Annotation
The part of an RNA shown here (large-subunit ribosomal RNA, domain IV) has 329 nucleotides and comes from a metagenome. The prediction has a mean pLDDT of 88. Rfam family: Bacterial large subunit ribosomal RNA. Gene Ontology terms of the family: structural constituent of ribosome and ribosome.
[in-house]
Context: one part of a larger RNA
RNA sequence: CGAUGCUGAAGGAACUAGGCAACUUGCCCUCGUAACUUCGGGAUAAGAGGGCCCCACUUGUACGCAAGUAUGGGUGGGGGACACAAACUAGGGAGUAGCGACUGUUUAUUAAAAACACAGGGCUCUGCAAACACGAUUAGUGGAUGUAUAGGGUCUGACGCCUGCCCGGUGCUGGAAGGUUAAAAGGAGAUGUGCAAGCAUUGAAUUGAAGCCCCAGUAAACGGCGGCCGUAACGAUAACGGUCCUAAGGUGGCGAAAUUCCUUGUCGGGUAAGUUCCGACCCGCACGAAUGGCGUAACGACUUCUCCGGUGUCUCCAGCAUCGACUCA
Numbered sequence: 001c002g003a004u005g006c007u008g009a010a011g012g013a014a015c016u017a018g019g020c021a022a023c024u025u026g027c028c029c030u031c032g033u034a035a036c037u038u039c040g041g042g043a044u045a046a047g048a049g050g051g052c053c054c055c056a057c058u059u060g061u062a063c064g065c066a067a068g069u070a071u072g073g074g075u076g077g078g079g080g081a082c083a084c085a086a087a088c089u090a091g092g093g094a095g096u097a098g099c100g101a102c103u104g105u106u107u108a109u110u111a112a113a114a115a116c117a118c119a120g121g122g123c124u125c126u127g128c129a130a131a132c133a134c135g136a137u138u139a140g141u142g143g144a145u146g147u148a149u150a151g152g153g154u155c156u157g158a159c160g161c162c163u164g165c166c167c168g169g170u171g172c173u174g175g176a177a178g179g180u181u182a183a184a185a186g187g188a189g190a191u192g193u194g195c196a197a198g199c200a201u202u203g204a205a206u207u208g209a210a211g212c213c214c215c216a217g218u219a220a221a222c223g224g225c226g227g228c229c230g231u232a233a234c235g236a237u238a239a240c241g242g243u244c245c246u247a248a249g250g251u252g253g254c255g256a257a258a259u260u261c262c263u264u265g266u267c268g269g270g271u272a273a274g275u276u277c278c279g280a281c282c283c284g285c286a287c288g289a290a291u292g293g294c295g296u297a298a299c300g301a302c303u304u305c306u307c308c309g310g311u312g313u314c315u316c317c318a319g320c321a322u323c324g325a326c327u328c329a
Stems, first nucleotide, its partner, number of pairs: 001324008010315002014313001027051005036041001038158001052079012080084001092308004097303002099300002104116002120156007132142003159295004164225003169222002171218005178213003184207002189202005226244005253287001254284001265281005
C1' cells in the first nucleotide's frame, strides 16, 4: 500500500452520473391499517405495544375410582449484565410518473429489459389423398389415427372505452365481353431447281391458353391521411369567405411525450437554489387509432423524481483482526 472483515465522536447523502456499497428492517402474539380497486386485492400496508427467569393466587382441558400426572389461560408480586425473537436464521418503508397487464422466456462467456412469449382479439387459407411442410421434388412421411368449435399462415397482445377517412398506386379476390399474346393448326402466295411430274425453301389471312390491358371488390391487406390568401369597432386572433391540388386530406383520444429541433418552450408545484421530476398550455421540426389509440387495479432483480428511517457514501479520516505485498534472515 492492497484485499477481506469489525468498530467509530459530532453531523447524517453534504458523497455520487445515480444512495453504488454498506447500514437499517427482520420471527411470533395483541391492537391497528389509507388512496385506489377488476371487490379477489392493496396488506406483513403504514403504525403501536408485548416477548427472559422465579413465586403466589386463580381458572380450564385430557386421563384416572382416587391420590395425582400432563398441558393451557388469567391476575398479582419479585429478580438482573436495563436484558430477554439474547446465538444462528431472518422484509427497510412510503409517495409519484413511464413502460410492459400478469406467472414465465432470452444474448452458455459484457445486455434479463420497455425485448420474446402469453391468455384474449382480428384477417386469411384449407372439404380431406386438406391447406401447409420435409423429401432427386419420386415413393413416402408429418399435418392426424385430427375433420372447419379442426388444422396452417399472419398481425395485435389481459381487462375497460374505442378502433375514424382514403381502393388513385402495390398486393389479393372476382369478372362466359373486348384488346394483346406462345407452341400448334392453317395455307393465299412467293423463291430455288428441273423439259416436266416433282423435290426443297419461305410464308399472308384465319383459329389459338394462362398472363397482361380492362371492369369491379377489398385497408385488424402493403400503405396514405394538403397548400396559399383575406376577414370581427384598440391590438391580437379568426367562428367566416375565396382559391389551388388530392384517392382521401388526421376523426376520437393523447401531446415539449421512451416521440419537441428551436428548448433549460411558457405557467404552476416541489427546493434557500431544480437542464431532471409532477400538473397544465398546444406553436405536434416529425403523436394518432390491432405497424393499434387512450386509460387501468394487481405484478416488476425494469426506468424517473421525492420523502421518512438508518448509516464511514461523505465532511475527514482513524484504529483493530486476518491474508498478501514489502524489508531482513